Large-subunit ribosomal RNA, domain IV from Candidatus Methylacidithermus pantelleriae, 354 nucleotides, folded computationally. The RNAcentral record of the full RNA draws on ENA. Its Rfam family is "Bacterial large subunit ribosomal RNA".

[in-house]
Context: one part of a larger RNA
RNA sequence: CCCUCGUUAAGGAACUCGGCAAUCUGACCCCGUAACUUCGGGAGAAGGGGUGCUCGAGUAGGUUGAGGCCUUGCAACGGGCCGAGGCCGAAAGAGUCGCAGAAAACAGGCCCAGGCGACUGUUUAGCAAAAACACAGGUCUCUGCUAAGUCGGAAGACGAAGUAUAGGGGCUGACGCCUGCCCGGUGCUGGAAGGUUAAGGGGAAGGGUCAGCGCAAGCGAAGCUCUGAACCGAAGCCCCAGUGAACGGCGGCCGUAACUAUAACGGUCCUAAGGUAGCGAAAUUCCUUGUCGGGCAAGUUCCGACCUGCACGAAUGGCGUAACGAUCUGGGCGCUGUCUCAACGAGGGACUCG
Numbered sequence: 001c002c003c004u005c006g007u008u009a010a011g012g013a014a015c016u017c018g019g020c021a022a023u024c025u026g027a028c029c030c031c032g033u034a035a036c037u038u039c040g041g042g043a044g045a046a047g048g049g050g051u052g053c054u055c056g057a058g059u060a061g062g063u064u065g066a067g068g069c070c071u072u073g074c075a076a077c078g079g080g081c082c083g084a085g086g087c088c089g090a091a092a093g094a095g096u097c098g099c100a101g102a103a104a105a106c107a108g109g110c111c112c113a114g115g116c117g118a119c120u121g122u123u124u125a126g127c128a129a130a131a132a133c134a135c136a137g138g139u140c141u142c143u144g145c146u147a148a149g150u151c152g153g154a155a156g157a158c159g160a161a162g163u164a165u166a167g168g169g170g171c172u173g174a175c176g177c178c179u180g181c182c183c184g185g186u187g188c189u190g191g192a193a194g195g196u197u198a199a200g201g202g203g204a205a206g207g208g209u210c211a212g213c214g215c216a217a218g219c220g221a222a223g224c225u226c227u228g229a230a231c232c233g234a235a236g237c238c239c240c241a242g243u244g245a246a247c248g249g250c251g252g253c254c255g256u257a258a259c260u261a262u263a264a265c266g267g268u269c270c271u272a273a274g275g276u277a278g279c280g281a282a283a284u285u286c287c288u289u290g291u292c293g294g295g296c297a298a299g300u301u302c303c304g305a306c307c308u309g310c311a312c313g314a315a316u317g318g319c320g321u322a323a324c325g326a327u328c329u330g331g332g333c334g335c336u337g338u339c340u341c342a343a344c345g346a347g348g349g350a351c352u353c354g
Base pairs, nucleotide, nucleotide: 001349002348003347004346005345006344007343008342010340011339014338019335027051028050029049030048031047036041038174052096053095054094055093061088062087063086064085067082068081069080070079071078097101109333110332111331112330113329114328115327116325117324121133122132137172138171139170140169141168142167143166149158150157151156175320176319177318178317180250181249182248185247186246187243188242189241190240191239194238195237196236200232201231205227206226207225208224209223212219213218251269252268253267254266255265278312279309290306291305292304293303294302
């Protein structure tokens, strides 16, 4: 010096990113317990007191209960009372010893405020346990049974020996109050008049070949063969509607009130429509340590406000919310070697020999 422990004057978080770590607290009995609340909770809230031994006393009391008595008359069932014995077993009060009585070991620190997630659960086996996942609940959508969907080449199986109060998929995520506007684009659903459109049908027309005709150039039936126009051809697409708890989207400029400032008001351009409620420097705010208030002697954090929202916003849910959390943030009480600032001690290393 390192590791693991023990104790420490005075101070008590001054340490530090941060009370990280380590103290404190701790059992049982009694008293006593706030806001808030979904009336369950919050609660072991908080905060106090007691605890040995002897007597009181195996008492009071509790429990079990042989047996007995009463209940209409001895019945049956039920009810009431007394009660031997067994088991459990206080308190007030009094006394007494010690520094100390839950005498050792094991055994919550607490409170206030806020963010997130309702909750118990689940997770990165081996750096993350969380505000991530799941979750009851909500909603949309598909599926009429040989269901939809899934696995498989198929047979077949699951779904389900179920049947729309069922099953699959998507999103949201208890509960409370709610969930606005846009269907132009994309998707989905419905529609079928018109446009477009495949295979196929259809065969106009043309080419090759050669019987024949022609002096020749050439023409050229049937057959075979190679091309092949019009026309008839579904779904789809175009088109017409609907649909947002479907993918998604939810404006700009200028002016205006008798101080100033601001603009309920007006004008104009654009759009499918221009962000409603609620919230807001927020897990979102760049400027920013915004400004004001609180807390501190002093506060880039925190809490409450304001609104100028760079770039919140309503099931990619919005805003609240008791309870819950090895969650995150700020504050306080208690307590401490975290620190001022270090000291001593114990065991094991380090060092020497082997």